[in-house]
């Protein structure tokens, strides 16, 4: 330089003006009551507001509730060694196997060119070739047992058939095929082994608790309670009141300080850990995290100009137009996986070429 990987980071920026959400601080109202407090409402001002997947909910964990003397069964999961964690079926090394170039080698139909001619030299359409870095792999057992083995083949799992030979199924060979006259193949079929799983999930789970209707207990009431208006008369009339007690509605809690993030530093090939300092970084609950202007970045269109290029294009730069762009959005939390995603930055590793 030219190609093939890998990792990792960003996920438009700035200015202004509306707003939304909960934090606290101030101020006004309003309610209780221990009278100096809480609690709600409004108003203001300050600071906080999504993501690398917040997604799917596959897979493992905290935490919460049930369940559990103990052992067997049934059932589901994992599977080379070895680490590493709280756990994993995740993650790291290492081993086998597979696999991995438009490079490189190895051949080369045929084309050019020198040559008298053998044959040299360039060039090539196709074949072949081990691997680089790198990717994949449901990677235990086939001598427990059971199935099953496409196509070809006379015959596919269990002996048998053909030819040829022998005292004798005695021995020897058989075109196909992955396997044939067998102590093959398949466990990504059932099985065995080992090992390892108890169920449901924040709508977990707890506390506060209204009206209505029902229940429980006393007390009242057809000798007329209660209603109808404060009585009283009249109408109507079987219920009515007091109190517990559960449940709903509607409120709190759970709830964000954590296997947390960051730098430096030590152990380790890594995965991952230890010390040491630093920081606090939505926390709603039918569910906020928004919208509009303006300027500028990156991308996207066109033109000129200038360099390679035969030519397609293609680098750079200058100008103009376009106008914010992916996938996608928190709901109790972590650690993975998997799937989606515009553009871009940064490191790194393998080959193979040219220079020096």
């Nucleotide at each position: 330089g030219a190609a093939g990987c890998a990792a990792g980071c960003c996920a438009g920026a700035c200015a202004g003006c509306c707003g939304c959400u909960g934090g606290u601080c101030a101020g006004c109202g309003a309610u209780a009551u221990u009278c100096a407090u809480a609690u709600c409402g409004c108003u203001g001002g300050c600071g906080g507001g999504a993501g690398g997947a917040a997604g799917g909910u596959c897979c493992g964990g905290a935490c919460u509730c049930c369940a559990c003397a103990g052992a067997g069964c049934a059932g589901g999961g994992u599977g080379a060694c070895g680490g590493u964690u709280a756990a994993c079926g995740g993650c790291c090394g290492u081993c086998c196997g597979c696999u991995g170039a438009a490079a490189g080698c190895c051949u080369g139909c045929c084309c050019g060119g020198c040559g008298c001619a053998a044959g040299c030299c360039g060039g090539a359409a196709g074949g072949g070739u081990a691997u680089a870095a790198g990717g994949c792999g449901a990677g235990g057992a086939a001598u427990a047992g059971g199935g099953c083995c496409a196509c070809a083949g006379a015959g596919a799992c269990g002996a048998g058939c053909g030819u040829a030979u022998u005292a004798a199924g005695u021995u020897a060979c058989g075109g196909u095929g992955a396997a044939a006259c067998g102590c093959g193949g398949u466990a990504a079929c059932c099985u065995c082994c080992a090992c390892u799983c108890g169920g449901a999930g924040c709508a977990a789970u707890u506390c506060c608790a209204a009206a209505u209707a029902g229940g429980c207990a006393c007390g009242c009431a057809u000798u007329g309670a209660u209603g109808u208006u404060g009585c009283u008369c009249g109408c109507g009339g079987a219920g009515c009141g007091u109190g517990c007690g559960g449940g709903u509605a509607g409120g709190a809690a759970g709830c964000u300080u954590g296997a947390g993030c960051c730098g430096u530093g030590g152990a380790g090939u890594a995965a991952u850990u230890c010390a040491c300092g630093g920081c606090c970084u939505a926390g709603a609950g039918g569910a906020a995290u928004g919208g509009c202007u303006g300027u500028c970045a990156u991308a996207g269109c066109c033109g000129g100009c200038a360099g390679g290029g035969c030519a397609a294009c293609u680098u750079g730069u200058c100008g103009g137009c376009c106008g914010u762009a992916a996938c996608a959005g928190a709901a109790u939390c972590c650690g993975g996986c998997c799937u989606a995603u515009c553009g871009g930055c940064u490191u790194g590793c393998u080959u193979c070429a040219c220079u020096u």

A computed fold for a 356-nucleotide RNA from Paucimonas lemoignei, annotated as Bacterial RNase P class A.
NCBI's taxonomy places the organism under Bacteria, Pseudomonadati, Pseudomonadota, Burkholderiaceae, Paucimonas.
Its Rfam family is "Bacterial RNase P class A". The family's RNA type in Rfam is ribozyme.